This is a predicted structure of an 81-nucleotide RNA (c-di-GMP-I riboswitch aptamer) from a soil metagenome. The RNAcentral record of the sequence draws on MGnify. The model forms 95% of the base pairs in the Rfam consensus. Its Rfam family is "c-di-GMP-I riboswitch aptamer". Rfam links the family to the GO term cyclic-di-GMP binding.
RNA sequence: GACAAAGGCAAACCCGUCGAAAGGCGGCGACGUAAAGCUUCCGGUCUAAGGGAUACGUCCUAUGACAGCGGGGCUGCCGAA
Numbered sequence: 001g002a003c004a005a006a007g008g009c010a011a012a013c014c015c016g017u018c019g020a021a022a023g024g025c026g027g028c029g030a031c032g033u034a035a036a037g038c039u040u041c042c043g044g045u046c047u048a049a050g051g052g053a054u055a056c057g058u059c060c061u062a063u064g065a066c067a068g069c070g071g072g073g074c075u076g077c078c079g080a081a
Base pairs, nucleotide, nucleotide: 001078008033009032014027015026016025017024018023031068037074038073039072041071042070043069044066045065046064050061051060052059053058
């Protein structure tokens, strides 16, 4: 990124499965996507099992999760002028 082309990934819903949950994975399916490839280093967001508090209503807490929330880092396919 040529008004490019080739090729890639796959949101929601539904089904299965793992998980306390958030959510992950597989199938189906395309909302989108130039790193929607990898990485929790920074910020943010979600959950709260365990732990703590409690006025017993609930509240706090990540060691859990999100890379398709933003930034940083690492890597990388195709092709004219």